[in-house]
RNA sequence: AAUAAUUAUGGGUACAGCCAAAGAAAUUUGGUGUCACAAAGCUAUAGGGGCUAAGGAGUGAUUCUAUGCCAGCCAGCUGCCAGG
Numbered sequence: 001a002a003u004a005a006u007u008a009u010g011g012g013u014a015c016a017g018c019c020a021a022a023g024a025a026a027u028u029u030g031g032u033g034u035c036a037c038a039a040a041g042c043u044a045u046a047g048g049g050g051c052u053a054a055g056g057a058g059u060g061a062u063u064c065u066a067u068g069c070c071a072g073c074c075a076g077c078u079g080c081c082a083g084g
Stems, first nucleotide, its partner, number of pairs: 007082001012037002017032006035072001041077003047074002049070003055065003
């Protein structure tokens, strides 16, 4: 230095639900909460996937569409401490 298995200490993040605010919605932000997470850190025009449909297009009606979102869906990038 690399790989595999295992473990300690100190910390970190915060699902659902509820309250408030923003938004057409998806969703986001703050508070509460604590389901879980060893990358639940970062990346959304320039990998895949998903959500919404204001505006626009179309229909008798159902509908289509991202320029709006999701990183706690996969993926990519980066990365801390201790013991054997």

Notes: c-di-GMP-I riboswitch aptamer from Cytobacillus firmus DS1, 84 nucleotides, folded computationally. The sequence was found by an Rfam model in a public genome assembly. NCBI's taxonomy places the organism under Bacteria, Bacillati, Bacillota, Bacillaceae, Cytobacillus firmus.